RNA sequence: UAUUUAGGAUUCUAGGGUUCCAGCCUGCAAAGGUGAUCGGACCGAGAGUUUCCGCCCUGCCGCGCAGGGUACACGGAGGGAUAAAAGCCCGGGAGAU
Numbered sequence: 001u002a003u004u005u006a007g008g009a010u011u012c013u014a015g016g017g018u019u020c021c022a023g024c025c026u027g028c029a030a031a032g033g034u035g036a037u038c039g040g041a042c043c044g045a046g047a048g049u050u051u052c053c054g055c056c057c058u059g060c061c062g063c064g065c066a067g068g069g070u071a072c073a074c075g076g077a078g079g080g081a082u083a084a085a086a087g088c089c090c091g092g093g094a095g096a097u
Stems, first nucleotide, its partner, number of pairs: 007053003012048001015043002020040002022037001023034004054070007072092001074095001078090003
């Protein structure tokens, strides 16, 4: 300098806003406003978590069972989706070491 790889799904959380429900405020009502509303529900991590599968290695009484492994990982700005936002997606990006 170049190339390849670091698997898939799932549970929960950090975090997130406001379509819906609820709360609060206005109103006779209809309805409207409000997310600096600790709610229901919802979105939700490559670098957080759980479980299952897959893959690799070893052993064996067997043709499937048992055990082990699956490393490391600092990160803007800007843009995108959804009602809207985010540690979501662009993104193991740019960049740094």
Description: This is a predicted structure of a 97-nucleotide RNA (Guanidine-I riboswitch aptamer) from a Candidatus Cloacimonadota bacterium. Model confidence (mean pLDDT): 84 of 100. Rfam family: Guanidine-I riboswitch aptamer. Its family is annotated with regulation of gene expression in the Gene Ontology. Lineage of the source: Bacteria > Pseudomonadati > Candidatus Cloacimonadota. It was read from a public genome assembly, where an Rfam model found it.